[in-house]
SAM riboswitch aptamer (S box leader) from a soil metagenome, 102 nucleotides, folded computationally. It matches the Rfam family "SAM riboswitch aptamer (S box leader)". About the family: The SAM riboswitch is found upstream of a number of genes which code for proteins involved in methionine or cysteine biosynthesis in Gram-positive bacteria. Rfam links the family to the GO term regulation of gene expression.
């Protein structure tokens, strides 16, 4: 600095944990957490093709997916701070901090 309301799971060890963190709430002995095989998803980075633009370097878009990361319950599972709408109360929006990936 972008991006975060889509999208993707089986096996084999393993044996009680896990969903960052704090609260809620969920997931798990009908097998968590880690490690491995192997299969997907995406298109962040290479790269490849079209286009438009530009002296050029390149930039934009739009396809592609072989390499490099990510990822594959739940919107980042919600929520935490500020504002607002809106109410019996739940609720709802906006923006910010965190936190993840590139």
């Nucleotide at each position: 600095c972008a991006u975060c309301c889509a999208g993707a799971g089986g096996g084999g060890u393993g044996g009680a944990g896990g969903g960052a963190c704090u609260g809620g709430c969920c997931c798990g002995u009908a097998g968590a957490a880690a490690c491995c095989c192997c299969g997907g998803c995406a298109a962040c980075c290479c790269c490849c093709u079209c286009a438009g633009c530009g002296a050029g370097a390149g930039c934009u878009g739009a396809g592609g997916a072989a390499g490099g990361u990510g990822c594959c319950a739940a919107c980042u599972c919600c929520a935490g701070c500020a504002g607002g709408u809106g109410u019996a109360c739940g609720a709802c929006c906006u923006g910010g901090g965190a936190g993840a990936u590139g």
RNAcentral holds the sequence, with entries from MGnify. The prediction has a mean pLDDT of 85.